[in-house]
Parts: sequence; structure tokens; C1' cells
RNA sequence: UUUCCUGUAGCUCAGUGGUAGAGCAUCUGACAGGAAUCCAGAAGGUCAUGGGUUCAAUUCCUAUCAGGGACU
Repeated sequence: UUUCCUGUAGCUCAGUGGUAGAGCAUCUGACAGGAAUCCAGAAGGUCAUGGGUUCAAUUCCUAUCAGGGACU
């Protein structure tokens, strides 16, 4: 320089156009002398940013940003 991949909850990751989810973590409740385990529940998301296509975009297209890989 060229090219490819990734970006979704605090962390690790699903979700191929029609209500944004799981595990761990956090908080609350129950049990319990207290803690841990187990059980029940809750909170937590401008889906990296802007624009476009569409009745409808996390999803498709495009540009930018960040990270990583390959070639030179």
C1' cells in the first nucleotide's frame, strides 16, 4: 500500500428484514446465627458513528472510527 474479519448489557457471546436475548457478574427477596451453595425475581442496551434502501434495519448498501489478521 492492498485486502479480509470483528464492533450487540460490566465481561464472554447468540440473534440472516417484523417485540433485542443467554451465561457469568450486580442488586433484591426467600432459607439461614452469619457467609457460601441452591431457589425466585429485578435492574442494566442511543445494537461503534453518520447517511441511504425499505411499510419496517442489530440484520441489506455506503462512508467514517476503533481493534485484529494476511500479502507486499